This is a predicted structure of a 474-nucleotide part of an RNA (small-subunit ribosomal RNA, 5' domain) from an uncultured bacterium.
It matches the Rfam family "Bacterial small subunit ribosomal RNA". Gene Ontology terms of the family: ribosome and structural constituent of ribosome.
RNAcentral holds the full RNA, with entries from ENA, Greengenes and SILVA.
[in-house]
Context: one part of a larger RNA
RNA sequence: GAACGAACGCUGGCGGCAUGCCUAACACAUGCAAGUCGAACGAGUGCCUUCGGGUGCUAGUGGCGCACGGGUGAGUAACGCGUGGGAACCUGCCUUAUGGUACGGGAUAACGUCGGGAAACUGACGCUAAUACCGUAUAUGUCUUCGGAUGAAAGAUUUAUCGCCAUAAGAGGGGCCCGCGUCUGAUUAGGUAGUUGGUGAGGUAAUGGCUCACCAAGCCUUCGAUCAGUAGCUGGUCUGAGAGGAUGAUCAGCCACACUGGGACUGAGACACGGCCCAGACUCCUACGGGAGGCAGCAGUGGGGAAUAUUGGACAAUGGGCGCAAGCCUGAUCCAGCAAUGCCGCGUGAGUGAUGAAGGCCUUCGGGUUGUAAAGCUCUUUUACCUACGACGAUGAUGACGGUAGUAGGAGAAUAAGCCCCGGCUAACUUCGUGCCAGCAGCCGCGGUAAUACGAAGGGGGCUAGCGUUGUUC
Numbered sequence: 001g002a003a004c005g006a007a008c009g010c011u012g013g014c015g016g017c018a019u020g021c022c023u024a025a026c027a028c029a030u031g032c033a034a035g036u037c038g039a040a041c042g043a044g045u046g047c048c049u050u051c052g053g054g055u056g057c058u059a060g061u062g063g064c065g066c067a068c069g070g071g072u073g074a075g076u077a078a079c080g081c082g083u084g085g086g087a088a089c090c091u092g093c094c095u096u097a098u099g100g101u102a103c104g105g106g107a108u109a110a111c112g113u114c115g116g117g118a119a120a121c122u123g124a125c126g127c128u129a130a131u132a133c134c135g136u137a138u139a140u141g142u143c144u145u146c147g148g149a150u151g152a153a154a155g156a157u158u159u160a161u162c163g164c165c166a167u168a169a170g171a172g173g174g175g176c177c178c179g180c181g182u183c184u185g186a187u188u189a190g191g192u193a194g195u196u197g198g199u200g201a202g203g204u205a206a207u208g209g210c211u212c213a214c215c216a217a218g219c220c221u222u223c224g225a226u227c228a229g230u231a232g233c234u235g236g237u238c239u240g241a242g243a244g245g246a247u248g249a250u251c252a253g254c255c256a257c258a259c260u261g262g263g264a265c266u267g268a269g270a271c272a273c274g275g276c277c278c279a280g281a282c283u284c285c286u287a288c289g290g291g292a293g294g295c296a297g298c299a300g301u302g303g304g305g306a307a308u309a310u311u312g313g314a315c316a317a318u319g320g321g322c323g324c325a326a327g328c329c330u331g332a333u334c335c336a337g338c339a340a341u342g343c344c345g346c347g348u349g350a351g352u353g354a355u356g357a358a359g360g361c362c363u364u365c366g367g368g369u370u371g372u373a374a375a376g377c378u379c380u381u382u383u384a385c386c387u388a389c390g391a392c393g394a395u396g397a398u399g400a401c402g403g404u405a406g407u408a409g410g411a412g413a414a415u416a417a418g419c420c421c422c423g424g425c426u427a428a429c430u431u432c433g434u435g436c437c438a439g440c441a442g443c444c445g446c447g448g449u450a451a452u453a454c455g456a457a458g459g460g461g462g463c464u465a466g467c468g469u470u471g472u473u474c
Base pairs, nucleotide, nucleotide: 001474002473003472004471006470007469008468009467010466013346014345015344016343017342018341019339020338021304026302027301028300030299031298032297035064036063037062040061041060043058044057045056046055047054048053071257072256073255080182081181082180083179084178085177086176089174090173091172094170095169096168097167098166099165100164101163102136103135104134105133111126112125113124114123115122116121141150142149143148155162156161157160183229184228185227190220191219192218195217196216197215198214199213200212201211202210232254233253234252235251236247237246238245239244259280260279261278262277263276282293283292284291285290310336312335313334314333318332319330320329321328322327349379350378351377352376359370360369361368362367385410386409387408388407389406393401418463419462420461421460422459423444424443425442429458430457431456432455433454439446440445
């Protein structure tokens, strides 16, 4: 000098765009953050009714979604990440192509009856439907010792579509493996028994000690193994002429985690933040028998801290889920609120005005300076204020923002300046007070009776809605 997710002190007019718990991955009251489909299904129920029917709603079965989106950085020195490759894989929805969608069956929730329980919830019996479940058949397929074995489907309605099954391919997504790169310590020198390799088997979507049996004795390591400490990684960001150094907030990609530890289920996909089970700590309810919970989602509360915002509006846009659609949901998102936290822009007036007014300060008492500064005169109206109109964002409808931005008119200099410094470094000097006191200080150093260094005043210098201090990095 530059920079900051900054904080503190003094001060503070406006707008635009950004940013805002860096500390306790501490604990959480309350509300909301994932639903949707009646064009899969039975049932119940509201309204209208010409009694034919029409039209809504939804507790349950069923389908799809809930593995996305959002948060955090605890763990992790690792194929975790970055980059470049590889072969032994999977893939719902979407696209392309081909073929098919046959015949049957038994249940079950809802509901009814009777119970249990304080509650959470739950038992028995009986009835019923399906795109729920099961069987048979067939099929290009799959396996094969070539004999054979195995093996699919589902309908709905407004009759035009939406579906369902199989196979092949694509796109996008994901799993796995490898080369190279990726912090500090030797006051850590040896580490390792599923350890290293082989054969066979199991397991997986798939390779593989991934697991197991047997066999061999290997494997890593001073080019730093192992151990310990620290840490999410990257694109980037800051600085620097560069090389480099530091860093990893916001935005984007990847990873990991979801009270702590473990486990699987369902599913195309999870070993699943707002799912399940077990154990633990903590909190809450209880009729003491037993139950409920998980903000590192958005707000918000307590606590910690130098320190970080509203328990706001809307689905109008973009995107996501479901649905044929109408539409519903969406604290994603878009907006608004708060904060000079940062960057950028604008303003706090312009011209004229010498009796160089008054006042202040200094003085050699002549004067000098503040100073064209003020007043006065002539103008202007950005911003702010008042009145009226009023968008783009919305291809037909639909606007939270918002009567916002903006436009026109009106009145009136009116509504708007501070902070730090003035011994040298370093731009800027005098007087008074104080008297090694009170104090200053980044370094050198000032202060013990004329202090340009302390405090005040006048004057001056710098920056300016900021200015200084502290912290950190280069």